[in-house]
Context: one part of a larger RNA
Molecule: small-subunit ribosomal RNA, 5' domain
Organism: uncultured Chlorophyceae
RNA sequence: GAACGAACGCUGGCGGCAGGCCUAACACAUGCAAGUCGAGCGCACCUUCGGGUGAGCGGCGGACGGGUUAGUAACGCGUGGGAACGUGCCCUUCUCUACGGAAUAGCCAUUGGAAACGAUGAGUAAUACCGUAUACGCCCUUCGGGGGAAAGAUUUAUCGGAGAAGGAUCGGCCCGCGUUAGAUUAGAUAGUUGGUGGGGUAACGGCCUACCAAGUCUACGAUCUAUAGCUGGUUUUAGAGGAUGAUCAGCAACACUGGGACUGAGACACGGCCCAGACUCCUACGGGAGGCAGCAGUGGGGAAUAUUGGACAAUGGGGGCAACCCUGAUCCAGCCAUGCCGCGUGUGUGAAGAAGGCUUUCGGGUUGUAAAGCACUUUCAGUGAGGAGGAAAACUCUGCGACUAAUACUCGUAGGGCUUGACGUUACUCACAGAAGAAGCACCGGCUAACUCCGUGCCAGCAGCCGCGGUAAUACGGAGGGUGCGAGCGUUAAUC
Numbered sequence: 001g002a003a004c005g006a007a008c009g010c011u012g013g014c015g016g017c018a019g020g021c022c023u024a025a026c027a028c029a030u031g032c033a034a035g036u037c038g039a040g041c042g043c044a045c046c047u048u049c050g051g052g053u054g055a056g057c058g059g060c061g062g063a064c065g066g067g068u069u070a071g072u073a074a075c076g077c078g079u080g081g082g083a084a085c086g087u088g089c090c091c092u093u094c095u096c097u098a099c100g101g102a103a104u105a106g107c108c109a110u111u112g113g114a115a116a117c118g119a120u121g122a123g124u125a126a127u128a129c130c131g132u133a134u135a136c137g138c139c140c141u142u143c144g145g146g147g148g149a150a151a152g153a154u155u156u157a158u159c160g161g162a163g164a165a166g167g168a169u170c171g172g173c174c175c176g177c178g179u180u181a182g183a184u185u186a187g188a189u190a191g192u193u194g195g196u197g198g199g200g201u202a203a204c205g206g207c208c209u210a211c212c213a214a215g216u217c218u219a220c221g222a223u224c225u226a227u228a229g230c231u232g233g234u235u236u237u238a239g240a241g242g243a244u245g246a247u248c249a250g251c252a253a254c255a256c257u258g259g260g261a262c263u264g265a266g267a268c269a270c271g272g273c274c275c276a277g278a279c280u281c282c283u284a285c286g287g288g289a290g291g292c293a294g295c296a297g298u299g300g301g302g303a304a305u306a307u308u309g310g311a312c313a314a315u316g317g318g319g320g321c322a323a324c325c326c327u328g329a330u331c332c333a334g335c336c337a338u339g340c341c342g343c344g345u346g347u348g349u350g351a352a353g354a355a356g357g358c359u360u361u362c363g364g365g366u367u368g369u370a371a372a373g374c375a376c377u378u379u380c381a382g383u384g385a386g387g388a389g390g391a392a393a394a395c396u397c398u399g400c401g402a403c404u405a406a407u408a409c410u411c412g413u414a415g416g417g418c419u420u421g422a423c424g425u426u427a428c429u430c431a432c433a434g435a436a437g438a439a440g441c442a443c444c445g446g447c448u449a450a451c452u453c454c455g456u457g458c459c460a461g462c463a464g465c466c467g468c469g470g471u472a473a474u475a476c477g478g479a480g481g482g483u484g485c486g487a488g489c490g491u492u493a494a495u496c
Base pairs, nucleotide, nucleotide: 001496002495006492007491008490009489010488013343014342015341016340017339018338019336020335021301026299027298028297030296031295032294035060036059037058040057041056043054044053045052046051067254068253069252076179077178078177079176080175081174082173085171086170090167091166092165093164094163095162096161097160098132099131100130101129108121109120110119111118112117138147139146140145152159153158180226181225182224187217188216189215192214193213194212195211196210197209198208199207229251230250231249232248233244234243235242236241256277257276258275259274260273279290280289281288282287307333309332310331311330315329316327317326318325319324346376347375348374349373356367357366358365359364380437382432383431384430385429386428390423395417396416397415398414399413400412401411402410440485441484442483443482444481445466446465447464451480452479453478454477455476461468462467
């Protein structure tokens, strides 16, 4: 000098853009953060008879999005390859969608419990469940054969369902190379290293198991210990290099601590389940409930870090044919000079060089065109008025085209109509009034730009280094003056 997720001291006018628990992965009151579908199903209630509401069964989604960095020195990450795999929704192609059955929730009755939540009986539906048929292709095969699907809804054309093949996307797995420090860590290892048979997985594999062999890693640093999420990047620098990994983006891991599986295309699942533990809460003492490292917010820790805000208008996501519903993702607003950038705090004139201050060799010098005075201007803030863009869709009407038996539907396209804005008293523009509302901070011995007076007297104090202070201190404290930067200026911490 640069840079900062900064903090502290003094000071503080406005705006734009960004950023905002680095510490206790400490504990959490309260509210919200994942629902949706009646065009799958039965029932109850309401009804303007159009329809609507409710709890259930059922489907899809709760594996995304959001948070955090505890663990991890590892195929975790980065980069470049590989073969033995899976892939809901989406796209393309082919084929099929037949006949039956038994239950169960809700509801009702009885009943247990303080509650959480149940128990028994009767009985009902389905795109829930099961059987049969068919199955080219699919799977298994000892090549004889064997096995395996489906679901309907509304209505006349769509939305679905099943099987198979391919694609796209996403993911699982393997490998080469790279990835902190310590030898005051030198040996480590028995599923350990390899083989065979078997099991398991979507898939390869000691992944698991039985048997057999005795291997495997290591001074090119194994093992152990400490530290640490990795990267694109960020920062510094002429570069090389060093330091770093906040915000944004990619990947990984975690979700009170430890373990486990279930469901599912996908999880061993933050706002799912089970078990154990610690903690907190409720209890009728028999038993139950909970998990903010989601958004706000609270306590605590700390030098230190914000609102228990608005809206789904836009973008995106989930569900739905759609209308629409949900969305603390997101978009906005609030707080903070935390940073970067921009603007303002007036402009011109004005010598009697006023008064006052400071100083003086008492003549003067300086503050200083500075002020006052005179003449102007009105950015920003203030008050009032106007006022874009972020909005395109969806919906509806008409025309044309495609599909079709069809002037139904549906899709595409052109035109018209009707609306949809949280921000928002928006940006921006105009008008009004009046210099009116707006300057500080550090330093002045040398390094280093800037000097005198008074006080103090090795005291009080200063200090980044050298060093100042013991009676004339440009170095301490105050004042006048000056220098630097400026809504900031200094100090401190860590980095280059």